Model confidence (mean pLDDT): 83 of 100. Predicted 3D model of a 1424-nucleotide RNA (small-subunit ribosomal RNA) from an uncultured Bacteroidota bacterium. The RNAcentral record of the sequence draws on ENA. It matches the Rfam family "Bacterial small subunit ribosomal RNA". Gene Ontology terms of the family: structural constituent of ribosome and ribosome.
[in-house]
RNA sequence: GAUGAACGCUAGCGAUAGGCUUAACACAUGCAAGUCGAGGGGCAGCACGCUUUCGGGUGGUGGCGACCGGCGCACGGGUGAGUAACGGGUAUGCAACCUGCCUUCAAAUGGGGGAUAACCCGGAGAAAUCCGGACUAAUACCGCAUAGUACUGAGUUACCGCAUGGUAAUUUAGUUAAAGAUUAAUUGUUUGAAGAUGGGCAUGCUUUCCAUUAGGUAGUUGGUAGGGUAACGGCCUACCAAGCCAUCGAUGGAUAGGGGCACUGAGAGGCUUGUCCCCCACACUGGGACUGAGACACGGCCCAAACUCCUACGGGAGGCAGCAGUGGGGAAUAUUGCACAAUGGGGGAAACCCUGAUGCAGCGACGCCGCGUGAAGGAAGAAGUAUUUAGGUAUGUAAACUUCUAUCAGUGGGGAAGAAAAUGACGGUACCCAACUAAGAAGCCCCGGCUAAUUACGUGCCAGCAGCCGCGGUAAUACGUAAGGGGCAAGCGUUAUCCGGAUUUACUGGGUGUAAAGGGAGCGUAGGCGGCAUGGCAAGUCAGAUGUGAAAACCCAAGGCUCAACUUUGGGACUGCAUUUGAAACUGCCAAGCUAGAUUGCAGGAGAGGUAAGUGGAAUUCCUAGUGUAGCGGUGGAAUGCGUAGAUAUUAGGAGGAACACCAGUGGCGAAGGCGGCUUACUGGACUGUAAAUGACGCUGAGGCUCGAAAGCGUGGGGAGCAAACAGGAUUAGAUACCCUGGUAGUCCGCACCGUAAACGAUGAUAACUCGCUGUCGGCGAUAUUACAGUCGGUGGCCAAGCGAAAGCGAUAAGUUAUCCACCUGGGGAGUACGUUCGCAAGAAUGAAACUCAAAGGAAUUGACGGGGGCCCGCACAAGCGGAGGAACAUGUGGUUUAAUUCGAUGAUACGCGAGGAACCUUACCCGGGCUCGAACGGCUAAAGAAUAAUGGGGAAACUCAUUAGUCAGCAAUGACUUUAGUCGAGGUGCUGCAUGGUUGUCGUCAGCUCGUGCCGUGAGGUGUCGGCUUAAGUGCCAUAACGAGCGCAACCCUUAUCAUUAGUUACCGUCGGGUUAAGCCGGGGACUCUAGUGAGACUGCCGCCGUAAGGUGCGAGGAAGGUGGGGAUGACGUCAAAUCAGCACGGCCCUUACGUCCGGGGCGACACACGUGUUACAAUGGGUGGUACAGCGGGUAGCUACUUGGCGACAAGAUGCCAAUCCCGAAAACCACUCCCAGUUCGGAUUGGAGUCUGCAACCCGACUCCAUGAAGCUGGAUUCGCUAGUAAUCGCGCAUCAGCCAUGGCGCGGUGAAUACGUUCCCGGGCCUUGUACACACCGCCCGUCAAGCCAUGGAAGCCGGGGGUACCUGAAGUACGUGACCGUUAAGGAGCGUCCUAGGGUAAAACUGGUAACUGGGGCU
Repeated sequence: GAUGAACGCUAGCGAUAGGCUUAACACAUGCAAGUCGAGGGGCAGCACGCUUUCGGGUGGUGGCGACCGGCGCACGGGUGAGUAACGGGUAUGCAACCUGCCUUCAAAUGGGGGAUAACCCGGAGAAAUCCGGACUAAUACCGCAUAGUACUGAGUUACCGCAUGGUAAUUUAGUUAAAGAUUAAUUGUUUGAAGAUGGGCAUGCUUUCCAUUAGGUAGUUGGUAGGGUAACGGCCUACCAAGCCAUCGAUGGAUAGGGGCACUGAGAGGCUUGUCCCCCACACUGGGACUGAGACACGGCCCAAACUCCUACGGGAGGCAGCAGUGGGGAAUAUUGCACAAUGGGGGAAACCCUGAUGCAGCGACGCCGCGUGAAGGAAGAAGUAUUUAGGUAUGUAAACUUCUAUCAGUGGGGAAGAAAAUGACGGUACCCAACUAAGAAGCCCCGGCUAAUUACGUGCCAGCAGCCGCGGUAAUACGUAAGGGGCAAGCGUUAUCCGGAUUUACUGGGUGUAAAGGGAGCGUAGGCGGCAUGGCAAGUCAGAUGUGAAAACCCAAGGCUCAACUUUGGGACUGCAUUUGAAACUGCCAAGCUAGAUUGCAGGAGAGGUAAGUGGAAUUCCUAGUGUAGCGGUGGAAUGCGUAGAUAUUAGGAGGAACACCAGUGGCGAAGGCGGCUUACUGGACUGUAAAUGACGCUGAGGCUCGAAAGCGUGGGGAGCAAACAGGAUUAGAUACCCUGGUAGUCCGCACCGUAAACGAUGAUAACUCGCUGUCGGCGAUAUUACAGUCGGUGGCCAAGCGAAAGCGAUAAGUUAUCCACCUGGGGAGUACGUUCGCAAGAAUGAAACUCAAAGGAAUUGACGGGGGCCCGCACAAGCGGAGGAACAUGUGGUUUAAUUCGAUGAUACGCGAGGAACCUUACCCGGGCUCGAACGGCUAAAGAAUAAUGGGGAAACUCAUUAGUCAGCAAUGACUUUAGUCGAGGUGCUGCAUGGUUGUCGUCAGCUCGUGCCGUGAGGUGUCGGCUUAAGUGCCAUAACGAGCGCAACCCUUAUCAUUAGUUACCGUCGGGUUAAGCCGGGGACUCUAGUGAGACUGCCGCCGUAAGGUGCGAGGAAGGUGGGGAUGACGUCAAAUCAGCACGGCCCUUACGUCCGGGGCGACACACGUGUUACAAUGGGUGGUACAGCGGGUAGCUACUUGGCGACAAGAUGCCAAUCCCGAAAACCACUCCCAGUUCGGAUUGGAGUCUGCAACCCGACUCCAUGAAGCUGGAUUCGCUAGUAAUCGCGCAUCAGCCAUGGCGCGGUGAAUACGUUCCCGGGCCUUGUACACACCGCCCGUCAAGCCAUGGAAGCCGGGGGUACCUGAAGUACGUGACCGUUAAGGAGCGUCCUAGGGUAAAACUGGUAACUGGGGCU
């Protein structure tokens, strides 16, 4: 885009066309084929006339039922079952034919006969219907006459034809005709010749699928003779011959009416054939003939069978696939209508009759076409609705409102054409006029992308959507609803089907190295294709002409319906077929040639080419003998195994089988498989040279034939080594494996099979053409017998053009061409099943479908990963030091418990984390008691009261009740404050860190991450950023299709180490002075230390060596410091949907007398247990006691506190200084002595008892500290694991934050004392760069295979069971044609009844084949 459509929602009108696609299922009822009196006898019925005895009579007239007769009924109408066929289409032929009615022409129409229906009488039957007797007519029937250009037989002549032969003329013999009617003009009848029309037959070409249908055929193929027919013919019969068809697809099976056309498509095609037209076939199923011009006959006949109906049970009737209509089937398809007015048909002389053909109407949006549902103005942008950032925005000039109009529908009036004299079903229709009212007339689908059109709410992987991709798991533009929008519109969507897109079966117009696809290889049949040149022919080819290609349809131009659809006329086209006339280039054919293809000859050299026979040495194993001893062998390490009965080792001799080291080579040969010691015999092929011979002899090759590794099979040999199976030993969780020790088939030979391989160059064969460079093998050439040009044939590497999706190929093409063969058409199912062929078997060859998925696949890219490779780094390992893991305690977590044990953090990157400090508070949790504008804050309204203070009662408190005092400012209105009532904002540590901001952790202070322009690539992308060297570093240098740049690195910043300078108070004190028991204590000083400002200094700068350079290196110099001096701050692009809604902020959701808020108490502190982080220890490098020294960072007025006194002590009482370089807080280890003597101790200090101190409203749950007493575990810690490279580890103490106090052994800082070790980068972990493989890309914590278990689905096999169509054989055999007979009928005859024969529908019997369905059980397959 289309449709004979259907379904869902909706629906105003008209015109036009179409309407059982299914059950060729069954049919009630009515109608669909009759007509003619001008053929006939007649007169039942009707009307008229005449007549009448009023009962009737009378064919007299109009006419006419039934009957005889004529014509028609073979047309028109329906359907598509069958049919794969001369059925259809197209083109021819009939010298092999017919043709009623119609037209033209020629001739004729004389004279007779016998019947019969109707009618009448009688009879049988329920009916249908039938029988008998008697009468009668014809355009019914039958003789006779006449007749030729008719027919038959026999001749003659002429002409013609593609053959049999035909035509014309003519001679002769024979045979056959007729019908009248009405009327005065016709019309019939007969014979013949023509025409027209309609048919019949034959032929060429064409006409679906299956080869898992390969052979078929017996009247079959042909001939002769005969029969039959309108006519040819095995159409039929007899005889003779053995043919005929078929891979160019016979036979069989499946499906199907064919065509014009219709749809689609650029076309070529594909698909379809309903309506209209042509042809065919059929008429309940099957068979048969009759009549006739024509039938083997839809509304005729006979028979058989099925079904239905009537019946008096004896017997009869019927055929809607005609028009309506009914049932049934189905998703689905109409009225039991009107009319012959028109067109056409039948009959008739005609009038006329008949006509479900046809013309009309009815029903249904089923299609196509046309029209309408109003038009113009109208912004306060109304209301409503939706949304919102609450302002607005959208619906939207839309509505309202004003003005106007009347197409359709409705009302009234008029009123056709269709009809040539009359005659109109449609129909009072089309059309016209008038008045009237905006009134009566819009829906459907869609809005994630494709694809035009978005928001809100609801829902929450539910409900649902979906054509494909896919959407939905709490912010859904995808579901549902609404608003808005988009599309189409009396329709709109959905479903089904066809074509297109699809170059996705490729003729136009595809491919086959790796995506699906080259046969394993050769020979060769048919076939296809084929070198140079000449002549001829004209099959193909090309051109002209003629005929045909029906009409309709299609295209163009006009015309008619108001337009259009529709329809009419004319033209075009119908790409085809046939005939004919030409042309001769190309193909073909014929003839005669050529030598460039091909082959042969001659001369050569090369080779693991093949077959057979012989032969050789090395090695393994075995046997014999000697020597000789205790092991051998084997492995990652072992063991099984062998060995004191003497192995292994070694020497000598022997046996046997198999394979041939070195040479040996991207070397050679062969068609492929393949071929390797040497010699001989036989033998195939290729190559080179030569140019003698033949003269296209060629290429390819469906079927076919042959060869064909290994394994395997059969048979007979052989058997050393090796070695499936098997056994043992190991390994392992297991180990039916890898490893080891053994070991049988087999491996070897002869003969015979098998016929497959990643049979690979994953690349069919042949021929031609197309840049170069460089090896190698065999010839030739030339030569100096070496090198090296050139050339032919092989075999390799690199590369240009070109090709290719790319990677790659590239004269050995995957380039450019030609010919032939083979093969492919998404993945799986499946190279499976069934069938067939081959095979001894194994199996091979051929080779599907159902079902299922939306992919499977190729090449390349970027990552990630690897028990891949290379380079490099890091307390990563190693080397060391000290720890953790064992104990007790502290603390955090899990778990458990609980009314609650609030919440979060959970590998590294949670767990002394948020928390830098939970007794109340904090606090979020639990229990209980209160409040509801609320605990806090702002605005407004109203009322009351100043504010405020105090006391008492209840209560756990919050709170509540009561009393008293107080009486503000302002003249007042009123204001401030408080309370109450109401209201607008509240409040929430409730949820979502997977809606977010901000902040943070981690990779990682790792060296990376990118961009612009250019270049390369179809592209993803690459290059740069790679390579070499170097660095802590993508740090730098060199090189370079790259050149530059950015974020990172480094540097700039802080601190520390040295110096200089400036400035000296509260710091300092060398010099001068004073002064104390002592003391920078005082005057003073500005030197020193120090403080804190400003500067200097370090840059591989200098030297040696190495290096192109960058740079490296040196117990180098100098220097306080040396190669980023030490430390800190600083964290690229990004990753982990990492963490946090409970720090804060914030979207959405949720609660609102509670999920808010206040208060008391409890809990966060529980305790069988498990883990993390720590503290203290286990002691002598120590504990205890005494003595003596030395810091730094910091802090201090609700504070630090000197000093004095009391207390064993925590501390208390008094008192002083300090808002601080001024006063205060202040060291320990160390050092010097004494003691302890290896023990659960003078170690260790948990736990517990008692007594206290301090803070605080309050130390019960649940604080710290002090004293006395008690004195647990623990004697250095399993697997495993952590930190640290120098002022570091270790060890020692000090300070601070938070804080009333403190559960701090934590965190953050500070100084004191102060080590050991690093060979090195193999390994573990993490990381960086390059490279490689990949089936991974939520990226190896990936992906993924098979069994098993369960559910579902389709399918193969299967004992059987049930069907279906077709064929064969035999039996039977109706009707009927033909033939025979015919004693009966016919007065005789003609003829017939009857009987018989052949054939045959149908029926029966039988054996097989084919093809379906179903099936216990069973096989594999697919999905989940």